Overview: Model confidence (mean pLDDT): 81 of 100. This is a predicted structure of a 552-nucleotide part of an RNA (small-subunit ribosomal RNA, 5' domain) from a metagenome.
Context: one part of a larger RNA
RNA sequence: GGAUGAACGCUAGCGGUGCGCCUAACACAUGUAAGUCGAGCGAUCGAGCCGAACUGAUUUCCCUUCGGGGUUUGACGAUCGGUGACGGAGCGGCGGACGGGUGAGUAACGCGUGGCUAACCUACCCUCUUGACGGAGACAACCUUUCGAAAGGAAGGCUAAUACCCGAUAUUGCUCGGAACCGAUGGGUUCCGUUCCAAAGGCGGUCCUGCCGCCGCAAGAGGAUGGGGCUGCGUCCUAUUAGCUAGUUGGUAGGGUAAUGGCCUACCAAGGCUUUGAUGGGUAGCUGGUCUGAGAGGAUGGCCAGCCACAUUGGGACUGAGAUACGGCCCAGACUCCUACGGGAGGCAGCAGUGGGGAAUCUUGGACAAUGGACGAAAGUCUGAUCCAGCGACACCGCGUGGGGGAUGAAUGCCUUCGGGUUGUAAACCCCUUUUCUAGGGAAAGAAUAAGGACGGGAGGAAAUGCCAGUCCGAUGACGGUACCCCAGGAAUAAGCAUCGGCAAACUUCGUGCCAGCAGCCGCGGUAAGACGAAGGAUGCGAGCGUUAUCC
Numbered sequence: 001g002g003a004u005g006a007a008c009g010c011u012a013g014c015g016g017u018g019c020g021c022c023u024a025a026c027a028c029a030u031g032u033a034a035g036u037c038g039a040g041c042g043a044u045c046g047a048g049c050c051g052a053a054c055u056g057a058u059u060u061c062c063c064u065u066c067g068g069g070g071u072u073u074g075a076c077g078a079u080c081g082g083u084g085a086c087g088g089a090g091c092g093g094c095g096g097a098c099g100g101g102u103g104a105g106u107a108a109c110g111c112g113u114g115g116c117u118a119a120c121c122u123a124c125c126c127u128c129u130u131g132a133c134g135g136a137g138a139c140a141a142c143c144u145u146u147c148g149a150a151a152g153g154a155a156g157g158c159u160a161a162u163a164c165c166c167g168a169u170a171u172u173g174c175u176c177g178g179a180a181c182c183g184a185u186g187g188g189u190u191c192c193g194u195u196c197c198a199a200a201g202g203c204g205g206u207c208c209u210g211c212c213g214c215c216g217c218a219a220g221a222g223g224a225u226g227g228g229g230c231u232g233c234g235u236c237c238u239a240u241u242a243g244c245u246a247g248u249u250g251g252u253a254g255g256g257u258a259a260u261g262g263c264c265u266a267c268c269a270a271g272g273c274u275u276u277g278a279u280g281g282g283u284a285g286c287u288g289g290u291c292u293g294a295g296a297g298g299a300u301g302g303c304c305a306g307c308c309a310c311a312u313u314g315g316g317a318c319u320g321a322g323a324u325a326c327g328g329c330c331c332a333g334a335c336u337c338c339u340a341c342g343g344g345a346g347g348c349a350g351c352a353g354u355g356g357g358g359a360a361u362c363u364u365g366g367a368c369a370a371u372g373g374a375c376g377a378a379a380g381u382c383u384g385a386u387c388c389a390g391c392g393a394c395a396c397c398g399c400g401u402g403g404g405g406g407a408u409g410a411a412u413g414c415c416u417u418c419g420g421g422u423u424g425u426a427a428a429c430c431c432c433u434u435u436u437c438u439a440g441g442g443a444a445a446g447a448a449u450a451a452g453g454a455c456g457g458g459a460g461g462a463a464a465u466g467c468c469a470g471u472c473c474g475a476u477g478a479c480g481g482u483a484c485c486c487c488a489g490g491a492a493u494a495a496g497c498a499u500c501g502g503c504a505a506a507c508u509u510c511g512u513g514c515c516a517g518c519a520g521c522c523g524c525g526g527u528a529a530g531a532c533g534a535a536g537g538a539u540g541c542g543a544g545c546g547u548u549a550u551c552c
Stems, first nucleotide, its partner, number of pairs: 001552004006548005013399006019392002021357001026355003030352003035094003040091002045087002048083005054077001061070003101310003110235008120227002125223007133167003142157006173196001176193007201215006236282003243273003248270008285307004289300004312333005335346004363389001365388003371385001372383004402432004413422003437489002440486003446479001452473004457468002496541005501522003507536005517524002
């Protein structure tokens, strides 16, 4: 000199863009962050709507022996049937493995980079081939009974499905056996015997018992995407750590896995690593990058992006295409809460927020309008992802605090050799401007299209709905009456901080008297201190300035 996720002191007008618990991976009140599908299914309660019969307030007309009778209207009410997916619950499907947080652990194939996988998997998506036949029995919801303070159960009965199960059919698929060819060990192609599949579903259109369309379903092949595994090289300090290792190193057989492998087990052998630093100890998430530097290098890894690891601590599996699963389950520990003392509930390192720790780090905000995600045919629902707003000079960038003229060099302050010098064109005063500010008015882009409609076209079909591609219409804005623009007013609303002995730009007076104090180093202060304190003046930077900390 540069830099920072900074902090502290003094000061402070505005805007834009970023950033904001580095400490206690400490404990958490409250709200919220993952749901969705009624076009998979059954039902029922409630709301709504429609219909039927009943009751019959009220009402029209007629008769009347004045008691009433007949006719018409039909409120309210309750009953039954249907419709309906608006609210709540259930079965079922898909998603809760993404997105979001943190950096504890990890010196490791964890990460980076380059390869290998003939040793592997891949839901949803895309392309292609083939198929979708016949049956059966349950379990929730619901009803009844019942246990418990609660959380939550137990027993019996009924019922549906794209839930579950059985059978049939079937290959290019799987297992095993055989044959031929190519090849690189479990690879590829072709041919014969065994095992394994289906939702007959939903919606819609029709020349309606037949077909067609769409969304789904099953088996298989390929693609795409995402992952698993192996491996060469690189990856901090320490020898005041020199020896370490029995599943240890290798083999055979088996198990396990999607898959290789001591990954695991049995048996056999006695190996394997190490001064090119094993083993132990300390520290640490890694990288793209960032800072500095002419570079080489050194330091660093906050925001953003990729990978990894973790989710109160430790362990475990289940489900699933995928987890050993932050807002799933089980067990144990610590802690907190409820309790009828028998027993239960919880997990902010999601977003806000609280306490605590600390020099120190924000709102218990708005919206799904955009982008993206989940589900759904769609409308749509959900989304603290995200987009915005709020707070903070925390950083960077930009703008302003006025411009021109103005000497009798006014007054004041300070210094003085008492002549004057300086403050100083600075002010006053004159002319001008209005960025900002205040008041008023106007006012965005961000929105693309979706559902749907119209038009013509294409494949298929008997046709239609629908499907595919195109053109034109067609709702929707949190931010926000914000940005921006116009008009009016008036210099009006806006300057400080540090330093002035040398390094190092900037000097005098007074006070103090080795005191009070200063100080980065050298060093100042003991009676004229340019070094302390104040004042005047000056220098530097400027909405900032200085100090401290850390890195180069």
It matches the Rfam family "Bacterial small subunit ribosomal RNA".